The RNA shown here (c-di-GMP-I riboswitch aptamer) has 94 nucleotides and comes from a Gemmatimonadota bacterium. The coordinates come from a structure-prediction model, not an experiment, and the mean pLDDT is 84. It was read from a public genome assembly, where an Rfam model found it.

RNA sequence: UCGCGACAAAGGCAGCCUCCGGGAAACCGGAGUGAGUACGCAAAGCUGACGGGGCUACCGCACCCACGGGUGCCAUGCUGGCCGAGUUGCCGAA
Numbered sequence: 001u002c003g004c005g006a007c008a009a010a011g012g013c014a015g016c017c018u019c020c021g022g023g024a025a026a027c028c029g030g031a032g033u034g035a036g037u038a039c040g041c042a043a044a045g046c047u048g049a050c051g052g053g054g055c056u057a058c059c060g061c062a063c064c065c066a067c068g069g070g071u072g073c074c075a076u077g078c079u080g081g082c083c084g085a086g087u088u089g090c091c092g093a094a
Base pairs, nucleotide, nucleotide: 004092005091012041013040016034017032018031019030020029021028022027039081045087046086047085050084051083052082053079054078055077060073061072062071063070064069
C1' cells in the first nucleotide's frame, strides 16, 4: 500500500415519535431530543441518464360512469438505510 473487519480505540451517522414546511403521492428538509434498553450501520459518506429491484401515479393513455368521479397501465418522480457498480475516507487486531 492492497485485501480484510476485532466484544480494540477515537469518533461518526441516525432509527422511532411529535410539530412545521415542500410535494399529487411516494418521499424529502428543518426543529424537538420528546422517550430511552436508540432499529441499526465499517462507509447507513457521496453518486439516481452506469445496471437492476422496490415505492408512488400529478400529467398522459384506455375503459366505465350516476358525468361528481372510478378502474387499469405508465416514470422523466422517489428510494444510496434495497442491491450491484463508481468514488472518497477513520483505525490497524486476526